[in-house]
RNA sequence: UCGUAUGAAAGGCAAACCCGUCGAAAGGCGGGGGCGCAAAGUCACCGGUCUAAGGAGUGGAAGCUCUAUGACAGCGGGAUUGCCGGA
Numbered sequence: 001u002c003g004u005a006u007g008a009a010a011g012g013c014a015a016a017c018c019c020g021u022c023g024a025a026a027g028g029c030g031g032g033g034g035c036g037c038a039a040a041g042u043c044a045c046c047g048g049u050c051u052a053a054g055g056a057g058u059g060g061a062a063g064c065u066c067u068a069u070g071a072c073a074g075c076g077g078g079a080u081u082g083c084c085g086g087a
Base pairs, nucleotide, nucleotide: 001087002086012037013036017032018031019030020029021028022027035074041080042079043078045077046076047075048072049071050070054067055066056065057064058063
């Protein structure tokens, strides 16, 4: 400097599900759990996906439709930082 192949050691993260908690929800956080992960660290920049409180439309009402300013980094791309080993 690279992150293209295999293995080791030390460690790391933690899906579903359950409990608690925050939230309108999606989902977040904490505990248990362990499907998996070599960036399953970080960032919503691009595409995508989820939700629709508020707002708009419609309706007699219930409701329905649209909408992100809310989310997902464990959907893909991109950016950025980085342990051990390797080259």